Context: one part of a larger RNA
RNA sequence: UCCUCGUUAAGGAACUCGGCAAAUUAGUGUCCGUAAGUUAGCAAUAAGGACUGCCUAUCUUAUACUUGUAUAAGAUGGGCCGCAGCGAAAGUACCCCUGGCGACUGUUUAUCAAAAACACAGGUCCCUGCUCAACUCGUAAGAGGAUGUAUAGGGGCUGAGGCCUGACCAGUGCUGGAACGUCAAUCCUGCAGGUCUACUAUACCUCAUUGCGUUUAAUUUAUAUUAAACAUAGUGAGGUGUAGUAGGCUUAGUGGGUGAAGCGCCAGUAAACGUCCGCGGUAACUAUAACCGUGUUAAAGUAGCGUAAUCUCUUGUCGGGUAAGUUCCGACCUGCACGAAAGGUUUAACGACUGGGGGGCUGUCUCAACGAGGAGCCCG
Numbered sequence: 001u002c003c004u005c006g007u008u009a010a011g012g013a014a015c016u017c018g019g020c021a022a023a024u025u026a027g028u029g030u031c032c033g034u035a036a037g038u039u040a041g042c043a044a045u046a047a048g049g050a051c052u053g054c055c056u057a058u059c060u061u062a063u064a065c066u067u068g069u070a071u072a073a074g075a076u077g078g079g080c081c082g083c084a085g086c087g088a089a090a091g092u093a094c095c096c097c098u099g100g101c102g103a104c105u106g107u108u109u110a111u112c113a114a115a116a117a118c119a120c121a122g123g124u125c126c127c128u129g130c131u132c133a134a135c136u137c138g139u140a141a142g143a144g145g146a147u148g149u150a151u152a153g154g155g156g157c158u159g160a161g162g163c164c165u166g167a168c169c170a171g172u173g174c175u176g177g178a179a180c181g182u183c184a185a186u187c188c189u190g191c192a193g194g195u196c197u198a199c200u201a202u203a204c205c206u207c208a209u210u211g212c213g214u215u216u217a218a219u220u221u222a223u224a225u226u227a228a229a230c231a232u233a234g235u236g237a238g239g240u241g242u243a244g245u246a247g248g249c250u251u252a253g254u255g256g257g258u259g260a261a262g263c264g265c266c267a268g269u270a271a272a273c274g275u276c277c278g279c280g281g282u283a284a285c286u287a288u289a290a291c292c293g294u295g296u297u298a299a300a301g302u303a304g305c306g307u308a309a310u311c312u313c314u315u316g317u318c319g320g321g322u323a324a325g326u327u328c329c330g331a332c333c334u335g336c337a338c339g340a341a342a343g344g345u346u347u348a349a350c351g352a353c354u355g356g357g358g359g360g361c362u363g364u365c366u367c368a369a370c371g372a373g374g375a376g377c378c379c380g
Base pairs, nucleotide, nucleotide: 001375002374003373004372005371006370007369008368010366011365014364019361027052029051030050031049032048037042039160053080054079055078056077057076058075059074060073061072062071063070064069065068081085094359095358096357097356098355099354100353101351102350106118107117122158123157124156125155126154127153128152135144136143137142161346162345163344164343166276167275168274171273172272173269174268175267176266177265180264181263182262187257188256189255190254191253192251193250194249195248196247197246198245199244200243201242202241203240204239205238206237207236208235209234210233211232213230214229215228216227217226218225219224277295278294279293280292281291304338305335316332317331318330319329320328
């Protein structure tokens, strides 16, 4: 110096975010006594008092019988002792007033949160008619739901009780409807292109062949003959191109018909998701506006509550409590930005919840001191 304890003058919460911690209280004994409120059950052991040992007398009640005794339980009176009579040990509530939240008992973050969070009974909405319910797990088989059947099962929201739960279906969602519009694959049927095959027609080329003409050369007296070149007509075969017809296959091809749900469309539905306005003027003091006008909207926040676990301004204003009160209680309403099952408001009882106040009590403090045990460090 620290840890765990004990005691303390006077004061008694002045400590502190806050009575945190500590202290006070202390027998679910007997007898009295006990408020507001209330869902009449509670609140309540509310609160607040008194008594308690031993000796003795009288009386009462009950039981048993031998009928005046015994046992048990009490009542009244007198007396005795101590600081103290539930005399030890162990065990063992501080109390009251007033708000908030949650109805309650319960559950929860094993290991920093026990709560106003979760659950809850109650309320309401949606789904489910069962040869596989709906729903959930699983690829499936199968299983749960359920050896249940709408007073059943699943899901959502709300959260005892009392009083209640307003307006809006325009948007989104859901449910229903089927006339019309839109609308896929498929199927049916055209058109166009590409390509292949066959046939027909035609153009050109090649080859073969026939006819005619011109020119040149050779031979010949000449006619004529032969050869070559050119031009031209026809026939046959083949090739290439174009066009047509028929058929096959095909296309980043293109039309028409058919074509369900959905969507558009029409209704319903808010304890479905949600949403619930401005501006200007007006009363014989002033102020305010029951009232009037005007614009928008699907509708224009109703009841109740309200500076609130919600109010920025804000320590709002007024009242109460205090000598003094940013907290608290009661009102007010100008609700930045409450509001009706993400429920509104109120509520007895309940709470190791949370805010404010009071009594008692105390080393929490003014302000610290002393003592006991233990630990660390230093010296020996």
Molecule: large-subunit ribosomal RNA, domain IV
Organism: Candidatus Campbellbacteria bacterium